[in-house]
Context: one part of a larger RNA
């Protein structure tokens, strides 16, 4: 000077309290452990690993095993000879290879030359081998906490202090006032971007008050109001009343106003800290392998199953299950695409071909709700796992190991012990839609609207930070 205290004062935060929903019990899904295996590739392991890398494991991919090949290699650079590439067929589980065939391209000053292919010889490729405790780079985390420094002075013999303490105040080291200290940086805050209200501008594909017309559909002819749309400005600053206060800062309560005191979210993450985490994104130093730790190909693993743990989804029902009827979004995405109408199938989907380079066409039916009808507390008209059977699609290929439809089966399971998680408002909760990755495959994940709650008395106590002593 810092950590630290089951010392001490003050303050904070879904921290606890008050609430509302959930986990822990059930069944499936997923990732881990651990077991097993020729393999079950690797990593991540308290918060801050565990539906994480991985925004897609049938083959690819894939790093792993077994088998079968290759050895200047599957890729890069040089060198020296030849040839145009390349494309089809047969044989082989392919890869490698064997045969058989088709084809002689571009510029050319006619010397060659650019790109490819082969074969040779050596430099040399490769390496998801190891070391994150050798490293850049990116990333978690304490924390979106309010901290963390310096310069010059001053004070101490120094390590240091002092500024940064104190009172007030604030979401804030935010601002005021007092001060041996006056200033500064880096944060805090603005500044960016969404969304809340209004104006100008501009009117297509989008709107439709008012006229007219109409197949009744904004469909037309017309309109520039309204809605949107997208670009420019305007608005909120404690500006402005009252009271507290120290005549500050700030607070309280009100006015106007679409919004009130940081309006709401969002991006932004200071010094450091945890030899955290990544050599498997990249990139790196050193070390290893070099007829193999490299390439390649088939075909299996990553999907295994006594068992344990995280995280979901589904459910145990009447605020509810069926069955009929009718409404209301927002955001994205579509040319190797997104696909209508109309026809066939119970369906899963086939057919069909229309539109659409998209405010025009198309995914597209929004669901919960709302209104009738029925079921009566039952292991049930709840739950839907599992198993049989028959299909669909997508793709060379769905047997290890795909979704999905359809008829049959109908398992646990009557709100779940200790304990534990999330959320302060358009939140939770609860209902549905898209997207990215993608041939196919979503209960995961990023988003987007619908419906719409309780509670907070407080800081005595858990946890985590902050200031002082």
């Nucleotide at each position: 000077u810092g950590a630290c205290g089951g010392g001490g004062a003050c303050c904070c935060g879904c921290a606890c309290a008050a609430g509302c929903g959930g986990u822990g019990g059930a069944g499936c899904a997923u990732g881990u452990g651990g077991u097993u295996u020729a393999a079950u590739u690797c990593g991540a392991u308290g918060c801050a690993a565990c539906g994480c890398g991985a925004a897609a494991a049938a083959c690819c991919u894939u790093a792993c095993c077994u088998a079968u090949a290759c050895u200047u290699g599957a890729c890069a650079u040089a060198c020296u000879u030849g040839g145009a590439a390349u494309g089809c067929u047969u044989u082989g589980u392919a890869a490698u290879g064997a045969a058989g065939u088709a084809g002689u391209g571009c510029c050319c000053u006619c010397g060659g030359g650019a790109g490819c292919c082969a074969a040779g010889a050596u430099a040399c490729a490769g390496g998801u081998g190891c070391u994150g405790c050798a490293u850049g780079g990116c990333u978690g985390u304490c924390g979106u906490c309010a901290g963390c420094u310096c310069g010059u002075g001053u004070c101490g013999u120094g390590a240091g202090a002092u500024g940064u303490u104190c009172c007030g105040u604030u979401a804030a080291g935010u601002c005021g006032g007092a001060u041996a200290a006056c200033g500064a940086g880096c944060g805090c805050a603005a500044c960016c971007c969404u969304u809340a209200c209004c104006c100008u501008u501009a009117u297509u594909u989008g709107c439709c008050a008012g006229c007219g017309a109409u197949u009744c559909g904004g469909u037309c002819g017309g309109g520039a109001a309204c809605u949107a749309u997208a670009a420019g400005g305007g608005g909120a600053c404690u500006g402005c009343c009252g009271g507290u206060g120290a005549u500050a800062a700030a607070c309280c309560g009100g006015a106007g106003g679409a919004a009130g005191g940081u309006g709401a979210g969002g991006a932004c993450g200071a010094c450091g800290u945890c030899a955290a985490g990544u050599c498997a994104u990249c990139a790196u130093g050193g070390c290893c392998c070099u007829u193999a730790c490299g390439u390649a190909u088939a075909g299996g693993g990553c999907u295994a199953c006594a068992c344990a743990c995280g995280u979901g989804c589904u459910a145990c029902a009447a605020u509810g299950g069926a069955g009929a009827a009718u409404a209301c979004a927002g955001a994205c995405g579509g040319a190797c695409g997104c696909u209508a109408a109309g026809c066939c199938g119970c369906g899963a989907g086939g057919u069909g071909g229309u539109g659409c380079u998209a405010a025009u066409c198309c995914u597209a039916g929004a669901a919960a709700a709302u209104u009738c009808u029925u079921c009566g507390u039952a292991g049930u008209c709840c739950g839907g796992a599992u198993u049989g059977g028959a299909g669909u699609c997508u793709g060379c290929a769905a047997c290890u190991c795909g979704a999905c439809u359809c008829c049959a089966u109908g398992a646990a399971g009557u709100c779940g012990g200790a304990a534990u998680c999330g959320c302060u408002a358009g939140u939770a909760a609860u209902c549905g839609c898209g997207a990215a990755u993608c041939a196919g495959c979503a209960u995961g994940u990023c988003g987007c609207g619908g419906u719409g709650a309780a509670u907070a008395c407080g800081u005595u106590c858990u946890c985590g930070g902050g200031u002082c002593u």
The part of an RNA shown here (small-subunit ribosomal RNA, 3' major domain) has 469 nucleotides and comes from an uncultured bacterium. The coordinates come from a structure-prediction model, not an experiment, and the mean pLDDT is 83. RNAcentral holds the full RNA, with entries from ENA and SILVA.